[in-house]
A computed fold for an 83-nucleotide RNA from a Candidatus Heimdallarchaeota archaeon, annotated as transfer RNA. It matches the Rfam family "tRNA". Rfam's curators write: Transfer RNA (tRNA) molecules are approximately 80 nucleotides in length. The family's RNA type in Rfam is transfer RNA. The RNAcentral record of the sequence draws on ENA. Taxonomically the source falls in Candidatus Heimdallarchaeota (Archaea, Promethearchaeati). RNAcentral records the identical sequence in 4 taxa.

RNA sequence: GUCGGGAUAUCCAAGCCUGGUAUGGAGCUGGACUGCUAAUCCAGUGCUCUAUGAGCUCGGGGGUUCAAAUCCCCCUCCCGACG
Numbered sequence: 001g002u003c004g005g006g007a008u009a010u011c012c013a014a015g016c017c018u019g020g021u022a023u024g025g026a027g028c029u030g031g032a033c034u035g036c037u038a039a040u041c042c043a044g045u046g047c048u049c050u051a052u053g054a055g056c057u058c059g060g061g062g063g064u065u066c067a068a069a070u071c072c073c074c075c076u077c078c079c080g081a082c083g
């Protein structure tokens, strides 16, 4: 240099082809149960704010669209193959 794969909330992953509510598990927090713990069950758990709500967020930037994690362009980083 060329080609392929990957980057999604604290962690692991799905979702992308075929655009339409940010999904599951782990971990963590609180509660129930228990003599206590474990297990089990219930609830919560990305960020910001004037907080029963609103806005924002999928590596970074731009574009298309009523609407983008998803489609298009450029760039950064990681892994592999070829030269």
Stems, first nucleotide, its partner, number of pairs: 001082007010026004020066001027045006046056004059075005